This is a predicted structure of a 491-nucleotide part of an RNA (small-subunit ribosomal RNA, 5' domain) from an uncultured prokaryote. Its mean pLDDT, the model's own confidence on a scale to 100, is 88.
[in-house]
Context: one part of a larger RNA
RNA sequence: GAAUCAACGCUGGCGGCGUGCUUAACACAUGCAAGUCGAACGAGAAAGUCGCCUUCGGGCGGCGAGUACAGUGGCGGACGGGUGAGUAACACGUGGAUGAUCUGCCCUUUGGCGGGGAAUAACUCCGGGAAACCCGGGCUAAUACCGCAUACACCCUUCGGGGGAAAGGCUUCGGCCGCCAAAGGAGGAGUCCGCGGGCGAUUAGCUUGUUGGUGAGGUAAAGGCUCACCAAGGCUUCGAUCGUUAGCCGGUCUGAGAGGACGGACGGCCACACUGGGACUGAGACACGGCCCAGACUCCUACGGGAGGCAGCAGUGGGGAAUUUUGCGCAAUGGGCGAAACCCUGACGCAGCAACGCCGCGUGGAGGAAGAAGGUUUUCGAAUCGUAAACUCCUGUCCGGAGGGAAGAAGAAAUGACGGUACUUCUGGAGGAAGCCCCGGCUAACUCCGUGCCAGCAGCCGCGGUAAUACGGGGGGGGCGAGCGUUGUUC
Numbered sequence: 001g002a003a004u005c006a007a008c009g010c011u012g013g014c015g016g017c018g019u020g021c022u023u024a025a026c027a028c029a030u031g032c033a034a035g036u037c038g039a040a041c042g043a044g045a046a047a048g049u050c051g052c053c054u055u056c057g058g059g060c061g062g063c064g065a066g067u068a069c070a071g072u073g074g075c076g077g078a079c080g081g082g083u084g085a086g087u088a089a090c091a092c093g094u095g096g097a098u099g100a101u102c103u104g105c106c107c108u109u110u111g112g113c114g115g116g117g118a119a120u121a122a123c124u125c126c127g128g129g130a131a132a133c134c135c136g137g138g139c140u141a142a143u144a145c146c147g148c149a150u151a152c153a154c155c156c157u158u159c160g161g162g163g164g165a166a167a168g169g170c171u172u173c174g175g176c177c178g179c180c181a182a183a184g185g186a187g188g189a190g191u192c193c194g195c196g197g198g199c200g201a202u203u204a205g206c207u208u209g210u211u212g213g214u215g216a217g218g219u220a221a222a223g224g225c226u227c228a229c230c231a232a233g234g235c236u237u238c239g240a241u242c243g244u245u246a247g248c249c250g251g252u253c254u255g256a257g258a259g260g261a262c263g264g265a266c267g268g269c270c271a272c273a274c275u276g277g278g279a280c281u282g283a284g285a286c287a288c289g290g291c292c293c294a295g296a297c298u299c300c301u302a303c304g305g306g307a308g309g310c311a312g313c314a315g316u317g318g319g320g321a322a323u324u325u326u327g328c329g330c331a332a333u334g335g336g337c338g339a340a341a342c343c344c345u346g347a348c349g350c351a352g353c354a355a356c357g358c359c360g361c362g363u364g365g366a367g368g369a370a371g372a373a374g375g376u377u378u379u380c381g382a383a384u385c386g387u388a389a390a391c392u393c394c395u396g397u398c399c400g401g402a403g404g405g406a407a408g409a410a411g412a413a414a415u416g417a418c419g420g421u422a423c424u425u426c427u428g429g430a431g432g433a434a435g436c437c438c439c440g441g442c443u444a445a446c447u448c449c450g451u452g453c454c455a456g457c458a459g460c461c462g463c464g465g466u467a468a469u470a471c472g473g474g475g476g477g478g479g480c481g482a483g484c485g486u487u488g489u490u491c
Stems, first nucleotide, its partner, number of pairs: 001491004006487005013361006019354002021319001026317003030314003035075003040072002048063006082272003092196007101189003106185007114148001116146002123138003127134002154163003168177003198244003205235003210232008247269004251262004274295005297308004325351001327350003333347001334345003364394004374385004398432001399428006408418001435480005440461003446475005456463002
């Protein structure tokens, strides 16, 4: 000098675009953040209102409405969002391999969709429990479940043969959406390998599923992945093992470059979801807002037993030098479901707070010498602040008031959170808007007073003990400017 997710001190007018718990992966009140489909299925209210009847208590029927709520079933909840704890590792980057693999939805292509069965939730009845919830009897549907038939292409095969499927719904009757089997594609994922990127030798030896083989099991899949048996191997000073630190990269900062430092925001990959372990379902998970077990913690309890997990968005306590609103909207983009209308979406789009950063603008312009008053200095002549002010004439960026008023909407039309915002016209009036640091040398900018090795300054050298350009104040000056300094960190 440049840089910063900054903080602190003084100061602070506006706008645009960004950024905002670096510390306790500490604990969390409250609300919201993942649902959707009635065109898969069975069941199915009420309030209210209208009509009729009425013993005036009410009853029945229509509408409400096949609506609400719940259930079976399907798809989604493996995406999106957060965090960086762990990890020095095929985790990541890069280049390959997969003749060792899987792939829902989507696209292309081929063929098929015949005939049966048994249940079960909802519902109802009984019972248990403080609750969470649960047991039992009975009824019922399906695109839920199970057989049979058929299946060339599929799988297995000793090549003889063996095995394996389906589901309907809606319809304007044209068809549309689905279902099953198979092949290919696209996108996605798993696995393996070469090479690459920390520190410590004051860590020198490490290893028994260890290294290899045979066989078996297991997986979508190669493999000591697992197991039995056999052999005794495997790694290492080209640094094994151990310890310590750390998510990795695209990139960012700096630098002429080489290099050094960093990995916050944005994008890719990985890992994690109170701590540890486990599997289930599924095309996909060993699953943040799923399940089970154990633990710590918090809460409820009738003491028998239960409930919970913000490293989602806000927000609270705590820690800290330090980091925001318990906001608006699904209008746009994107996502889930649905044939669609729609519904859901703290993703996202916006707004709010903070000079935290970058950029832009303003705090006025021109004229104006009796060089006013006043301050400071003085060699007492004057010098300086200084065209500075006053004063005159203007301007209207920002600001106040009033009027108009978007694009973003994709459209035939309807549909805008932002927002009556941006922008614009008229109007008012210089009015409401300047500070901070420094002035001994480095380093740009000098004098007066006070103080007297005191009080203090200080990045280094060093100043201060009676004339201090170095301390404190005044005047003047220099630098930057809605900022200016200081501190931390990097080059």